[in-house]
RNA sequence: GGGGAUGUAGCUCAGCGGGAGAGCAAUAGACUGAAGAUCUAUGUGUCCGGGGUUCGACUCCCCGCAUCCCCA
Numbered sequence: 001g002g003g004g005a006u007g008u009a010g011c012u013c014a015g016c017g018g019g020a021g022a023g024c025a026a027u028a029g030a031c032u033g034a035a036g037a038u039c040u041a042u043g044u045g046u047c048c049g050g051g052g053u054u055c056g057a058c059u060c061c062c063c064g065c066a067u068c069c070c071c072a
Stems, first nucleotide, its partner, number of pairs: 001071007010024004018055001026042005048064005
């Protein structure tokens, strides 16, 4: 330099153009002498950035950025 993949909650990741979610973690409450375990409740978010298409974009297109892989 060329090609490809990935980027969504604190972490690991789902999400076929119309509701932003799961598990774990966390917080509060119950229970306990206290803690752990268990039970109940709570989503905490600029969906990497900018632009475009569309009535509507996490999703499609373009340009960037970061990480990883392959070729040179």